[in-house]
């Protein structure tokens, strides 16, 4: 120092649900509360999964002479690290 992960020792975090508070939403923040976690710490990088108010631009449908309207569906734009996978970092040392 790396691998590793104990019936170890000190400790840490905090699902699900409940109350406030933010956000259109997903979901974020505080308290309470413990499903569980050896990174359940950090980062949205590659899958994935999730949401989409207002703004733009594409498409396709509807009725309409058309202009405008209305629905859907893409891009865009956001969420999720406790969904995996990568990247940085760290507490302890038995096998």
């Nucleotide at each position: 120092u790396u691998c590793c992960g104990a019936a170890a020792a000190a400790g840490g975090c905090a699902a699900a649900c409940c109350c406030c508070g933010g956000g259109c939403a997903a979901c974020c923040g505080g308290g309470g509360g413990a499903c569980g976690c050896a990174a359940a710490g950090c980062c949205g990088c590659g899958g994935g999964u999730c949401c989409u108010g207002c703004u733009g631009c594409c498409c396709c449908c509807c009725a309409g002479a058309g202009a405008g309207g209305g629905g859907g569906g893409g891009u865009g734009g956001g969420a999720c690290a406790g969904c995996c996978g990568g990247g940085c970092u760290g507490c302890c040392g038995a096998a």
The RNA shown here (c-di-GMP-I riboswitch aptamer) has 95 nucleotides and comes from a Nitrospirales bacterium. The model forms 94% of the base pairs in the Rfam consensus. The source organism's lineage runs through Bacteria, Pseudomonadati, Nitrospirota, Nitrospiria and Nitrospirales. Model confidence (mean pLDDT): 83 of 100.